RNAcentral holds the full RNA, with entries from ENA and SILVA.
The part of an RNA shown here (large-subunit ribosomal RNA, domain IV) has 362 nucleotides and comes from Gordonia sp. QH-12.
Its Rfam family is "Bacterial large subunit ribosomal RNA".
The source organism's lineage runs through Bacteria, Bacillati, Actinomycetes, Mycobacteriales and Gordonia.
[in-house]
Context: one part of a larger RNA
């Protein structure tokens, strides 16, 4: 000097991002116990009192000697209750600073946010407000089910059968869940338009047996050019033809979306009101500087001597908003934030002790 443990005058969070760490509390019995509440809780709420040992007698138990009585058909039944023993409370006394004497062994209260809860999670930096959850809704599935694995056979689903199974979203409970189907998706429709392979084969082309013209000939033929049947072959129009798409409807607890400008009331201000443009429709209830508010430490109130945090309001919501759920909510939380009581070496401001290690000297 460091680490681990211990004690500390006066003060008591002044420390610090933050009471981190430490201290306080701690067991049993009795009394007593608020708001709120889903009437179960909250609650061990909070807050108080008692606790050792000895003696005495009391009461409640266990065992049951002895003795008595009795219808002792062998082994019985009823009562009495000594001694030993477990416990409860009472009175009196004894000792210490201290009696749950050590170890072990809840600090508590108020307010807010989030998540209902118990649970689960990043084995090795995150335990949470994340995941799950019971409950809710929608969609699919009639059984050889849908869905999943597999090339298939086959298997799971399920030795189940729509109060079942699969998928998606939300997330107890209470009050609720508004408007928009124009876009995207899904479902349904089939009149019309478009649309593939296939069918179809008009028309056009290639090849040339034959034939015509011409050149040549050793008169057998050969060359060049034109027309061109059948067969083979190339390209191919009309016509016919499905789903899909276009189209027509439905559907938002499907993906999603939910306006602007100008004017107006007998102080001013504001605008219930009016006009106008655009839209599929223009944000309803509830909440709101919020885990969402940039400006912003918004403004007002509370708490403090003093409060960028906190609580209650206001609404000017940059950019809340209704199962991507909205707003509340008892209980719960090693969650997050603020405050108070108690408590303390966290601090004012350090000191000392013990042990271990380092360092210096020997």
């Nucleotide at each position: 000097c460091u680490g681990u443990g211990g004690u500390u005058a006066a003060g008591g969070a002044a420390c610090u991002c933050g009471g981190c760490a430490a201290a306080u509390u701690g067991c049993c019995c009795c009394c007593g116990u608020a708001a709120c509440u889903u009437c179960g809780g909250g609650a061990g709420a909070a807050g108080g009192g008692g606790g050792a040992c000895c003696a005495c007698g009391a009461c409640c138990g266990g065992u049951g000697a002895u003795c008595a009585c009795u219808u002792u058909u062998u082994c019985g039944g009823u009562g009495u209750g000594a001694g030993c023993u477990g416990g409860u409370g009472g009175u009196g006394g004894u000792c210490g600073c201290a009696g749950a004497g050590a170890c072990c062994a809840g600090a508590g209260a108020g307010a807010a946010g989030c998540g209902a809860c118990u649970g689960u999670u990043u084995a090795c930096u995150a335990a949470a407000a994340a995941c799950a959850c019971a409950g809710g809704u929608c969609c699919g599935u009639g059984c050889g089910a849908a869905g999943u694995c597999g090339u298939a056979a086959g298997a799971c689903g399920a030795u189940g059968u729509a109060u079942a199974c699969g998928g998606a979203c939300u997330g107890a409970c209470g009050c609720c869940u508004g408007c928009c189907c124009g876009g995207u998706g899904c479902u349904g429709g089939a009149a019309g338009g478009u649309u593939a392979a296939g069918a179809g084969g008009a028309c056009c082309g290639g090849u040339u047996a034959a034939u015509c013209a011409u050149c040549u000939u050793u008169c057998g033929g050969g060359g060049u050019g034109g027309u061109g049947a059948a067969g083979c072959u190339g390209a191919g129009a009309a016509u016919u033809u499905a789903a899909g798409c276009c189209c027509c409807a439905g559907u938002a607890a499907a993906c999603g979306g939910c306006g602007g400008u100008g004017g107006u009331a007998a102080c001013u201000a504001u605008a219930a009101c009016c006009a106008u443009c655009c839209u599929a429709a223009g944000g309803u209830a509830g909440c709101g500087a919020a885990a969402u508010u940039c400006c912003u430490u918004g403004u007002c109130g509370g708490g403090u001597a003093a409060g960028u945090u906190c609580c209650g309001a206001c609404c000017u919501g940059c950019a809340c908003g209704a199962a991507u759920g909205g707003c509340g909510u008892a209980a719960c939380g090693a969650c997050u934030u603020c405050u108070c009581u108690g408590c303390u070496g966290u601090c004012u401001c350090a000191a000392c002790c013990a042990c271990a290690g380092g360092c210096u000297c020997g």